[in-house]
RNA sequence: GGGCUCGUAGUGAAGCCUGGCAUCAUGCGUGCUUGGGGUGUACGUGAUCGUGAGUUCAAAUCUCACCGGGCCCA
Numbered sequence: 001g002g003g004c005u006c007g008u009a010g011u012g013a014a015g016c017c018u019g020g021c022a023u024c025a026u027g028c029g030u031g032c033u034u035g036g037g038g039u040g041u042a043c044g045u046g047a048u049c050g051u052g053a054g055u056u057c058a059a060a061u062c063u064c065a066c067c068g069g070g071c072c073c074a
Stems, first nucleotide, its partner, number of pairs: 001073007010026004020057001027045006050066005
């Protein structure tokens, strides 16, 4: 220098190809359960989807540039 791949709640992932309310687990908060704890259970909580721009009625999703991690080629 060239190519591929990953980036989404505190943590780990799905959703992206085929645009249309962002989902699950865990964590956290409050209650129930217990003599107390654990387990279980009910409700609640939290992500402007790495950044910016473009396309579109509408973008996590498509396009471009950039930033960061990993891998390969030279």